RNA sequence: GGAGCGGACCGGACGGUCGCUUGCACGCCCUCGGGCGCGGCAAGAGGAAAGUCCGGGCUCCGCAGGACAGGGUGGUGGGUAACGCCCACCGGCCGCAAGGUCCGGGAAAGUGCAACAGAAAGUAGACCGCCCGCGCAGGCGCAAGCUCGCGUCGGGUAAGGGUGAAACGGUGAGGUAAGAGCUCACCAGCAGACUGGGCGACCAGCCUGGCUAGGCAAACCCCACCCGGAGCAAGGCCAAACAGAAAGCCUAGGGGGAGACCCUUAGCGGACCGGUCCGGUCCGUAAGACUUUCGGGUAGGCUGCUUGAACAGCCGAGCAAUCGGUUGUCUAGAGAAAUGGCCGUCCCCGCUGCGGCAGCAUCGCUACCGCAGCGGGACCGAACCCGGCUUAUAGGUCCGCUCCGAAU
Numbered sequence: 001g002g003a004g005c006g007g008a009c010c011g012g013a014c015g016g017u018c019g020c021u022u023g024c025a026c027g028c029c030c031u032c033g034g035g036c037g038c039g040g041c042a043a044g045a046g047g048a049a050a051g052u053c054c055g056g057g058c059u060c061c062g063c064a065g066g067a068c069a070g071g072g073u074g075g076u077g078g079g080u081a082a083c084g085c086c087c088a089c090c091g092g093c094c095g096c097a098a099g100g101u102c103c104g105g106g107a108a109a110g111u112g113c114a115a116c117a118g119a120a121a122g123u124a125g126a127c128c129g130c131c132c133g134c135g136c137a138g139g140c141g142c143a144a145g146c147u148c149g150c151g152u153c154g155g156g157u158a159a160g161g162g163u164g165a166a167a168c169g170g171u172g173a174g175g176u177a178a179g180a181g182c183u184c185a186c187c188a189g190c191a192g193a194c195u196g197g198g199c200g201a202c203c204a205g206c207c208u209g210g211c212u213a214g215g216c217a218a219a220c221c222c223c224a225c226c227c228g229g230a231g232c233a234a235g236g237c238c239a240a241a242c243a244g245a246a247a248g249c250c251u252a253g254g255g256g257g258a259g260a261c262c263c264u265u266a267g268c269g270g271a272c273c274g275g276u277c278c279g280g281u282c283c284g285u286a287a288g289a290c291u292u293u294c295g296g297g298u299a300g301g302c303u304g305c306u307u308g309a310a311c312a313g314c315c316g317a318g319c320a321a322u323c324g325g326u327u328g329u330c331u332a333g334a335g336a337a338a339u340g341g342c343c344g345u346c347c348c349c350g351c352u353g354c355g356g357c358a359g360c361a362u363c364g365c366u367a368c369c370g371c372a373g374c375g376g377g378a379c380c381g382a383a384c385c386c387g388g389c390u391u392a393u394a395g396g397u398c399c400g401c402u403c404c405g406a407a408u
Stems, first nucleotide, its partner, number of pairs: 001404010012346007020044005026037005046379001050390002053388005058231004070227005075089005090104001091102004105222002110220002112216002127161002129157005134151003138147003169187006188212001190209003194205004235303004244294005249288001251266006267285007310329008347377010358366003
């Protein structure tokens, strides 16, 4: 310098100005707890706030115990509140390597499945081929016989060809009519013991056995372990209107009018004047669209609501995930939903033009640097709260490691 592998982080900066939400302070109003105003002070989205896919906290409901059904998880050890997450390790596969990846229990319990091709897809299977017999025809031979070809014939054979993702270990020797773990040696693989190492998955070695056992369990199934349901529209408190239930509702006389009703006197009740009494003035004198109370709880309001498995620094334990100790900090709580708009300067990227420098060089082209102009700066937004996973993301920064090349 080139090609890669793994990980961590940022997610425009600063200033001005106009606004928004919440809290505190201040001012005004009243029914004393709220409302309105003021903008003085403070705070105000993310690495994924997203998908809502897992796991928990919290809340309500349910629940003797056990079994079945249903769902989930699946190498081993650890971490955790818990997990399908994370860390370390083991095994298979990929990569020269750094590393990556695995839906990683059981297929010698049982059932089942395997497109197309192929004769045959599992206690398998005979298409071609090979071999034996039989039949027919030919050649040689005195004969016994030998040999060659053919077959709607009978059998043997898994060595060879061919099909397929996959065809019942590999090499060699013996054996045979031809062949075959049919037999033997070695190798691979399997099962069962044993020895050593490891907490363990497993690794290394050795012995015996039968000679071989194919794939799929994200097919049923078997084994081990785990799992009650619904969710902040959970739940709690206050509580209009309409409907419902209960209780309450007071007198006498005169006049007018067809009546509804009106006028008037006294009583009764209320308000006002007044320091009080007397008194005066006004209103009402009622079965209703009345008054009071009650239960449920709709509209609506309050709460749950943000101090928490919290964050940051330091120390310690551990390979790590993570855990312990200690000090400090308070960091959105809206409710159809605030967290924004504009301007200026700077930053990053792309394109165009001009200039400079270097290379190739005929015009000119290319790389780099500077200036100017234009355009662009992602994915996306809390909604009870956490731990994860997954997906989206313009552009940029940093760290560790591997391989190749060159120079020293």